[in-house]
Molecule: SAM riboswitch aptamer (S box leader)
Organism: Arthrobacter sp.
């Protein structure tokens, strides 16, 4: 970036700076906010979107061997071992977000945020 794809009622706060407004825009509420909010740094921490790696099951699926079944051949069944893919699971760093209140709550639009994936 008028373009895609998923998510957006769970979840997790300290400290240091800063000084006046914040809560995306507009309206109405409503709420944080000189007892220091909002931002900004630092740590903590939540979460699992992404890519790695490891582990273990399971599902789907694939060759191969060995054994059995059945069959007159062809060939079809089944278990037992291996095999890596794809999905899901756990778990570790990594690379984002997030960490007051349902994106604060209704209403509005070429809505908005964040992650991948692309130009």
């Nucleotide at each position: 970036c008028a373009a895609c794809c998923a998510u957006c009622a769970a979840g997790a706060g300290c400290g240091g700076c800063u000084g006046a407004g914040a809560g995306a825009u507009c309206u109405g509420g409503c709420u944080c906010g000189u007892u220091g909010a909002c931002g900004c740094c630092g740590c903590a921490g939540c979460a699992a979107c992404c890519a790695u790696c490891g582990c273990c099951c399971g599902a789907u699926g694939g060759a191969a061997u060995u054994c059995c079944c059945c069959u007159u051949c062809c060939g079809g069944g089944g278990a037992a071992u291996c095999c890596g893919a794809u999905c899901g699971g756990c778990g570790a760093g990594g690379g984002u977000g997030c960490u007051a209140a349902g994106g604060c709550c209704a209403g509005a639009a070429g809505c908005g945020a964040u992650g991948g994936a692309g130009c």